The RNA shown here (SAM riboswitch aptamer (S box leader)) has 95 nucleotides and comes from Megasphaera coli. The prediction has a mean pLDDT of 84.

[in-house]
């Protein structure tokens, strides 16, 4: 600096208690989560091709494959008000 409303695992092996960043909530988890390895898949940031805007491909480097970044957090707008809707920011993730 760009993107984060889409997409993709009821797979096999190992292992065994926490995990979803933080806080609160709400979820997932011994019918084995989270994690690691393998395989498969998604996307198209880097990359290849095309003169190029742009398009296309998916060999390679990353990333990802519960829930919108799971929701909120700070400020503001709408509203009689809300536990509501929306906008921006912060934080975080990936490149």
């Nucleotide at each position: 600096c760009a993107u984060c409303a889409a997409g993709a695992g009821u797979c096999g092996g190992c292992a065994g208690a926490g995990g979803g960043a933080u806080u609160g909530g709400c979820c997932c988890g011994a019918u084995g989560a989270c994690g690691c390895c393998g395989c498969a898949g998604c996307a198209a940031c880097c990359u290849g091709c095309u003169c190029a805007c742009a398009g296309u491909a998916a060999a390679g480097g990353u990333g990802c494959u519960a829930a919108g970044u799971c929701c909120a957090a700070c400020a503001g707008u709408c509203g009689g008000a809300a536990u509501g809707a929306c906008u921006g920011g912060a934080a975080g993730a990936u490149g």